[in-house]
Context: one part of a larger RNA
Molecule: large-subunit ribosomal RNA, half A
Organism: Candidatus Nanopelagicales bacterium
RNA sequence: GGCGCACGGUGGAUGCCUUGGCAUCAGGAGCCGAUGAAGGACGUAGGAGGCUGCGAUAAGCCUCGGGGAGCUGCCAACCGAGCUGUGAUCCGGGGAUGUCCGAAUGGGGAAACCCGGCUGGGGUCAUGCCCAGUCGCCCGUGCCUGAACACAUAGGGCACGUGGUGGGAACGUGGGGAAGUGAAACAUCUCAGUACCCACAGGAAGAGAAAACAAUUGUGAUUCCGUCAGUAGUGGCGAGCGAACGCGGAAUAGGCCAAACCACAGCGGCGUAAUAGACGCCAGUCGUUGCCGUUGUGGGGUUGUGGGAUCACCUAGUCGAUUCUGGCGAAUUGACAGAGAGUCAGAAAUGUUUUACGUAGUCGAAGGCCAUGCGAAAGGGCCGGCACAGAAGGUAAUACCCCUGUAGACGAAACGUAGAGCACUCUCAGGUGACAUCCCAAGUAGCACGGGGCCCGAGAAAUCCCGUGUGAAUCUGGCGGGACCACCCGCCAAGCCUAAAUACUCCCUGAUGACCGAUAGCGGACAAGUACCGUGAGGGAAAGGUGAAAAGUACCCCGGGAGGGGAGUGAAAUAGUGCCUGAAACCGUGUGCCUACAAGCCGUUGGAGCCCCCAAGAUCUUCGGAUCAGGGUGACAGCGUGCCUUUUGAAGAAUGAGCCUGCGAGUUAGCGAUAUGUGGCGAGGUUAACCCGUGAGGGGUAGCCGUAGCGAAAGCGAGUUCGAAUAGAGCGAAUGAGUCGCAUGUUCUAGACCCGAAGCGGAGUGAUCUACCCAUGGCCAGGUUGAAGCGAAGGUAAGACUUCGUGGAGGACCGAACCCACCAAUGUUGAAAAAUUGGGGGAUGAGCUGUGGGUAGGGGUGAAAGGCCAAUCAAACUCCGUGAUAGCUGGUUCUCCCCGAAAUGCAUUUAGGUGCAGCGUCACGUGUUUCUUAUCGGAGGUAGAGCACUGGAUGGGCUAGGGGGCCUACAAGCUUACUGAACCCAACCAAACUCCGAAUGCCGAUAAGUGAGAGCGUGGCAGUGAGACUGCGGGCGAUAAGGUUCGUAGUCGAGAGGGAAACAGCCCAGACCACCAACUAAGGCCCCUAAGCGUGUGCUAAGUGGGAAAGGAUGUGGAGUUGCACAGACAACCAGGAGGUUGGCUUAGAAGCAGCCACCCUUUAAAGAGUGCGUAAUAGCCCACUGGUCAAGUGAUUCCGCGCCGACAAUUUAACGGGGCUCAAGCACAUCGCCGAAGUUGUGGCAUUCACACAGAUAACCCGGCCCGCAAGGGUCCAGGUGUGUGGAUGGGUAGGGGAGCGUCGUGUGGCGAGCGAAGCGGCGGGGAAACCCAGCCGUGGAUGCCACACGAGUGAGAAUGCAGGCAUGAGUAGCGAAAGACGGGUGAGAAACCCGUCCUCCGGAAGACCAAGGGUUCCAGGGCCAGGCUAAUCCGCCCUGGGUAAGUCGGGACCUAAGACGAGGCCGACAGGCGUAGUCGAUGGACAACGGGUUGAUAUUCCCGUACCGGUUUACACGCGCCCAUGACGAGCGCAGUGAUGCUAAGCCCACAAAGUUGAGGAAGUCUUCGGACGGAAUCGAUGGAGUGCGCGACCCGAACUGUUAGUAGUCAAGCGAUGGGGUGACGCAGGAAGGUAGCUCAACCGCGGCGAUGGUAGUCCGCGGCCAAGGUUGUAGGGCGAGGUGUAGGUAAAUCCGCACCUCAUGCGCCUGAGAACUGAUGGGGAGCCGAUUUAGGCGAAGUGAGUGAUCCUAUGCUGCCGAGAAAAGCCUCUAGUGAGUGUGUAAGCCGCCCGUACCCCAAACCGACACAGGUGGUCAGGUAGAGAAUACCAAGGCGAUC
Repeated sequence: GGCGCACGGUGGAUGCCUUGGCAUCAGGAGCCGAUGAAGGACGUAGGAGGCUGCGAUAAGCCUCGGGGAGCUGCCAACCGAGCUGUGAUCCGGGGAUGUCCGAAUGGGGAAACCCGGCUGGGGUCAUGCCCAGUCGCCCGUGCCUGAACACAUAGGGCACGUGGUGGGAACGUGGGGAAGUGAAACAUCUCAGUACCCACAGGAAGAGAAAACAAUUGUGAUUCCGUCAGUAGUGGCGAGCGAACGCGGAAUAGGCCAAACCACAGCGGCGUAAUAGACGCCAGUCGUUGCCGUUGUGGGGUUGUGGGAUCACCUAGUCGAUUCUGGCGAAUUGACAGAGAGUCAGAAAUGUUUUACGUAGUCGAAGGCCAUGCGAAAGGGCCGGCACAGAAGGUAAUACCCCUGUAGACGAAACGUAGAGCACUCUCAGGUGACAUCCCAAGUAGCACGGGGCCCGAGAAAUCCCGUGUGAAUCUGGCGGGACCACCCGCCAAGCCUAAAUACUCCCUGAUGACCGAUAGCGGACAAGUACCGUGAGGGAAAGGUGAAAAGUACCCCGGGAGGGGAGUGAAAUAGUGCCUGAAACCGUGUGCCUACAAGCCGUUGGAGCCCCCAAGAUCUUCGGAUCAGGGUGACAGCGUGCCUUUUGAAGAAUGAGCCUGCGAGUUAGCGAUAUGUGGCGAGGUUAACCCGUGAGGGGUAGCCGUAGCGAAAGCGAGUUCGAAUAGAGCGAAUGAGUCGCAUGUUCUAGACCCGAAGCGGAGUGAUCUACCCAUGGCCAGGUUGAAGCGAAGGUAAGACUUCGUGGAGGACCGAACCCACCAAUGUUGAAAAAUUGGGGGAUGAGCUGUGGGUAGGGGUGAAAGGCCAAUCAAACUCCGUGAUAGCUGGUUCUCCCCGAAAUGCAUUUAGGUGCAGCGUCACGUGUUUCUUAUCGGAGGUAGAGCACUGGAUGGGCUAGGGGGCCUACAAGCUUACUGAACCCAACCAAACUCCGAAUGCCGAUAAGUGAGAGCGUGGCAGUGAGACUGCGGGCGAUAAGGUUCGUAGUCGAGAGGGAAACAGCCCAGACCACCAACUAAGGCCCCUAAGCGUGUGCUAAGUGGGAAAGGAUGUGGAGUUGCACAGACAACCAGGAGGUUGGCUUAGAAGCAGCCACCCUUUAAAGAGUGCGUAAUAGCCCACUGGUCAAGUGAUUCCGCGCCGACAAUUUAACGGGGCUCAAGCACAUCGCCGAAGUUGUGGCAUUCACACAGAUAACCCGGCCCGCAAGGGUCCAGGUGUGUGGAUGGGUAGGGGAGCGUCGUGUGGCGAGCGAAGCGGCGGGGAAACCCAGCCGUGGAUGCCACACGAGUGAGAAUGCAGGCAUGAGUAGCGAAAGACGGGUGAGAAACCCGUCCUCCGGAAGACCAAGGGUUCCAGGGCCAGGCUAAUCCGCCCUGGGUAAGUCGGGACCUAAGACGAGGCCGACAGGCGUAGUCGAUGGACAACGGGUUGAUAUUCCCGUACCGGUUUACACGCGCCCAUGACGAGCGCAGUGAUGCUAAGCCCACAAAGUUGAGGAAGUCUUCGGACGGAAUCGAUGGAGUGCGCGACCCGAACUGUUAGUAGUCAAGCGAUGGGGUGACGCAGGAAGGUAGCUCAACCGCGGCGAUGGUAGUCCGCGGCCAAGGUUGUAGGGCGAGGUGUAGGUAAAUCCGCACCUCAUGCGCCUGAGAACUGAUGGGGAGCCGAUUUAGGCGAAGUGAGUGAUCCUAUGCUGCCGAGAAAAGCCUCUAGUGAGUGUGUAAGCCGCCCGUACCCCAAACCGACACAGGUGGUCAGGUAGAGAAUACCAAGGCGAUC
């Protein structure tokens, strides 16, 4: 270490339980709110917190009832203090109070806060302060007032309103209105008028009393249900959408106006004096009478067989009043009587009596004993009782009789609901006739165009609604009946109201459940919409159980504690607040066996040894025991590559799972469709809604299916259609079974087996990050350069120009803060979800930054990168449509039995999907039709072969034609290694050639065999439609591929077994189970390893065997052919190998042998004009050839068997599986044995299926036939199911089909068990073919459980990168987050870290100090150490308890405004809402009064001391100015009288211009031309002419102005305050340099105090320390700035003495204003080195206080100078008047008053933003010393740290 056992820990499954949920039913209730809602905040109890209740009258107050003994709510006790028979607490009805926010409503606002006005009251001398009430906007009504503009209107004001506002779960009506999706794409269409937004209403809403339907019959408002009907229709006629009539039911209810007409009143018009009118008649009288129009009120009137008005007629009481007068009539009206009706429509209130119900309650029958339990009886036993009560809950286990209750019966002062009665209120006319006149709803109906809605998508499109335009009729009229027209029928639009039946359930009460039982059930059984996350919208948990009762462990011991051991309680403590049961993973302790030469799917089969138990089994026994059996372990050996998914194929190095426990996926509805099974009824079957009934059940026939078909239909009908047909043909009938339930299979519509997108749309939330913009503030050490301008000098006629100086410009330079992010390294489970370190870039500018604000999602913003918009961006985030869709991936849970595929064809926006077919299964039918073999008969054109055709193709022959050559006058001819058709011969080739042509296959017939899960038909249900390899036949490819694609067969797929070492597809062979039996197949038999080192004959020498080609070789064996050979071969040895000649040529040379040509002859046994070597060339050595020696075979060549070479790759032999093998253990042939599988056989068993037989009371049941019987029924027969036996066959299996079962939870019925111990949990033992079960046993546990038969499901887990929890592994590993600590002492149980001390470091433009933001008690003290602190901790920013923040002056409000926000009225907009005036808010800015010291553990400009200042108010005093009186000054007007400027024009005068016409000059254009000219007569000029026009002058009248009078009359002026009005100021940029100061600092020989030496010196020119003080008051310096007075005045919205403008006078200054600093005072005060005293704790005393230097980025200074980019507003302050006004101003002194909020602490950080005690980020202020230009840098001070291992 492994396995087993025992005992524990951890953990919280399981079982049991339930306070909580879920669903349904019944009843109720169905709105609340300015009388302040819903919902909250904050308070409230004697004591902290949460919930509940309540509201400053605060777990409550008053009253009326109930009730009757205790009570002060719950968690939840404890202490305290109280109440209660004079009736508490408690329950119910009614009332009172009811802070603040919220529609929120006096104004504001960041909800729960701040600030007000008025009236009344309280308090104060008075102000401040307090209480009560009231003060919003809109609308309506009434009244008043009142513009432009006369009336009027708009507008304004006042009063009144039980008017509105806001909220509410779903339901409702209306205004807007998507997309995902479906259509296998998509656009019409669909989803869907859905989601969503908005407005509004109610308890319901809406609709509603026919301008309706229908169809020749009729119905009679609306709504809802059933049916009609998935019909008629509509529809890219696709997907889909989808009525109505009619019928059956629920519930029922009908009314009122407009108009005509009459009367009255108002207004307007006409208009007269009577002819109209005043009810009629007669008579009188009247005069705003009258007539017309219009408005209002009252009457009248309300319908479609048309109605009404008007007119006429008829019917009906009494009494009074009125109608100009009188009489008569008539009309109107009131009361009574009579009749009718009524309160939620149609008019409308209220009271009373009574009944019922609701909101509290009351009564309510009947039991005891015994034993058990180590607790308790309700369980058991015995004997009883009640029951209109045996529902339920509780009580120490299970209770009809113990308690509460239950059945039943009662009960209300008050309030509410419903009904009835009485009061009460209202109404009273109807009918007939005439049909003449009038009326019967107008910008309406209709129509045109454009849309919408209806089943109806523009269609032939009616009906209905809307927009734009046009535009009728009035009953002799109008609308509808699906275009339209006619006839006919129905009905009266353009006005209104209307209950019930219907929808829904936030809520109350009661009841129920084949609903859940803590991962379930609501998200929530518990502090739950809590904790927590997010800026926000929004998202959103986990978490139940001691016991009957806390009886919750007194006391002792160990320990610092935690915890434990005893003791005690209890039935139990392994029930001890981490608590019932207490599984598994996981972690341990002990022990039996095994394990240190040994390799791996961890098992299985065999198995030695060791150990254990005998209580139970067997045998033996000497009864002690022994042995076997049994249990644990397992040396050694055989075989053996997990599971799932996806695949042709997975051990796969393809997917998924760390492990365990729990949860986790084919369901439900539409009583849809279809098939099967089963049941009822049956030519019929069946109801739906609804009704009755407590219920069981009974009704209900509207409808549906079937009973008849044919046809396109009309239609006909056992037939019908086509057709001329009686023909013929098609489809039917003849031949009949359905229908309604239930169950199961499948299917349609729904999310439809579960999980999973990226996305689309709607409505909202976000600019605390970031982009840009707006407003207002802030920041940028130091150094350098030296533009313009200016000055001087030179220069010039003057300039220009030059030089020097001054000056201080710049998207200038260097470089810190600050901003950025170019490079590198580190980091990469980080210190950090972007940083650190070292370098780098910009750093007066297009700079950086704070605060407040703006822009919002197809939108913003963008110096532009598709960048950024909260760690998210080619379209943010949140919720919703939504369970979007997913032809895609993954997953899909118990068992057994039977059968069992496919990976093919066709089609497809189709190729990994689908449809049909094929192949599977099940049921029914048919019954050998199937298959195999044999025989017979057929069709065919493949393999092969062939060349006869079509083509290709080689050689030869023959030669036409052509070319060349020769010849040639022409013609012809000859010839040809040229070319060459056709033909002939020979030899060939072909998928698209065939004169031929098989085998196999195919079709048919016959026979036999088989009878096989064969064939065929109909129907239910599928799966498959990716295939793979091998052999054969082909194509493509390269006659490549483990390639690809067809055909064919096999295997795998879906197939195990044996063989091939291992190895889906190869060979053998198809696994029901068991066996320590047998025989075989492929393949094997030396060992591994079962069986022969078998036998015989050969071969191989290569380890060939046991990898490979062309090619090569005298390897070897066999079979041939052919040479030479005893006349002597082959080989070897001995010898010869010559001469012409050095052949000729060539050559320097060439002699056999560089090369070319020729290659003869001679001698010989033989010898080449030479086969090689060699030489410069010769020479030399060989060869061929010949002789000799030797002695028998020796060469060449062909074929066959087996070998050899060819033969080089990477960790390791590694190409027999290894050892090893050689007459074999290799190869070939032959032969005899054996082994060898899950094959076959044998024996036993199980199941399926078939056949046969049997059985039985000749059973029972069912269908059918027959017989009897009226029927009921009986008898008989056949078939089927169930049982037994025999026999045959079968039993591999994925997708898939079929069958039979197991288990879980619950329900019903009938039973059974349980405290003498249920379930659950841990084991033992046993059983079954399996899922599983229990004849039984032990332990734990402590209250429920089980069986049988049916029924119903949230019913079975190993996988979904599943979900939740727990526990492992990695691992005692990485890490412990920048950095210096050491020692001594203290405390303490304990000290590296705490406290104190002594040293030593570090920071020091910060790592110090102070603010703003943000945080929210972290601050201080005492105590603590379980958790937090990356270690420990005595310590802490941790925990507990207590404490702490003091303001007229600081910051904010009671003051102001900017950007911006809101916004009365207003404008715009479907709604929501948007914009915006007046105005109101809004600091980051403006305005604004306190300083120094001391003090606490913790606060101080806040407390204290001292000294000040600001505002208000009172009193006193002083000095003034006023009103009144008096006085003074100024001083009109109208009117009247007078003078009369000037101006106007009339008649007329003067002057000027001048048209037409007439006339004279002039001579253009154009035309003609004989080119000479002619005609022509324009423009222009002159004269005349005078139409007309214009300037000026020109009286009376009118009349400005003046004078006088009115009259010094009216009146005005003269305090103070003083605008919401006017004016000024407030009031502003950037850069620059210089000056004067101050803070600060330094030095000191001067002053004061202290010291006198570790080691030589040190009383000295020695050493150390210290040598100060505010605001305020007075003075007004350096510096800076500046005009003063007067008069007039038309501008400044009115006014002005002010401002502006104009003019005049005087000035330009030590005159006025401003202004640092300084001096004096403040200060006879405070502080102060040090000293003294205490040291456990206070406290006291107190010197010097000078000089010099340096010197700011601070002050003067918002100044001055320069520059161009030209640089907030309002309040405040000053002043001016308007106004107001009788008292008031200033000063001094003494009093009084001065509100609300913040104030602790951290604040470059351990307290903020970053998930952390995080190396990051975060705005402003202060700025010491030495060196230095410096805020760089280095080292120091004050001060702070030593950074949690």